[in-house]
RNA sequence: ACAGGACAAAGCCAAAUCCUCCGUGAGGGGGAGGCGGAAAGUAACGGAUCUUCACUGCUGAAGAUGGCCGAACUGCCGAU
Numbered sequence: 001a002c003a004g005g006a007c008a009a010a011g012c013c014a015a016a017u018c019c020u021c022c023g024u025g026a027g028g029g030g031g032a033g034g035c036g037g038a039a040a041g042u043a044a045c046g047g048a049u050c051u052u053c054a055c056u057g058c059u060g061a062a063g064a065u066g067g068c069c070g071a072a073c074u075g076c077c078g079a080u
Base pairs, nucleotide, nucleotide: 003080005077012037013036017032018031019030020029021028022027035067041073042072045070046069047068048065049064050063051062052061053060054059
């Protein structure tokens, strides 16, 4: 350095739910909480799903989700 992920160590993140704020909404911020996670770090590139608007419909546009998947970039430790 690469691969890899341990009945290891130091740590990290934080589901559902509740309170509160923002948003038409999907959902997001803060607090509690802890289901889980070796990238559950970053980022909407490609899909997928969801929301809004338009449309007779096919569909189109705008948005959301990274803890839905794939790829990309970056990161701790050292059993093998």
c-di-GMP-I riboswitch aptamer from a Nitrospirota bacterium, 80 nucleotides, folded computationally. The sequence was found by an Rfam model in a public genome assembly. Lineage of the source: Bacteria > Pseudomonadati > Nitrospirota. Of the family's consensus pairs, 95% are formed in the model. It matches the Rfam family "c-di-GMP-I riboswitch aptamer". About the family: GEMM was predicted in a large-scale screen for bacterial structured RNA regulatory elements.